[in-house]
RNA sequence: GGCUCUAUCGUCUAUCGGCUAGGACAUAUCCUUCUCAAGGAUAGAAGCGGGGUUCGAUUCCCCGUAGAGUCA
Numbered sequence: 001g002g003c004u005c006u007a008u009c010g011u012c013u014a015u016c017g018g019c020u021a022g023g024a025c026a027u028a029u030c031c032u033u034c035u036c037a038a039g040g041a042u043a044g045a046a047g048c049g050g051g052g053u054u055c056g057a058u059u060c061c062c063c064g065u066a067g068a069g070u071c072a
Stems, first nucleotide, its partner, number of pairs: 001071007010025004018055001027043005048064005
């Protein structure tokens, strides 16, 4: 340098055009307990950047950025 793939809560991840973006772990509060742990309830927290297509984009297309694989 060519080609392919990936990017979503703090972390790991679901989504295949209708999102008010779900789940697990973690965190906070409360309950339980003499205390801690465990258990239960509740809550906050996310779409890499820009553009395009569309009534509507996390999803499809283009460019870029970062990462991974492969070829040289």
Background
This is a predicted structure of a 72-nucleotide RNA (transfer RNA) from a Candidatus Yonathbacteria bacterium. The prediction has a mean pLDDT of 82. Rfam family: tRNA. It is annotated as a transfer RNA. Rfam describes the family as follows. Transfer RNA (tRNA) molecules are approximately 80 nucleotides in length.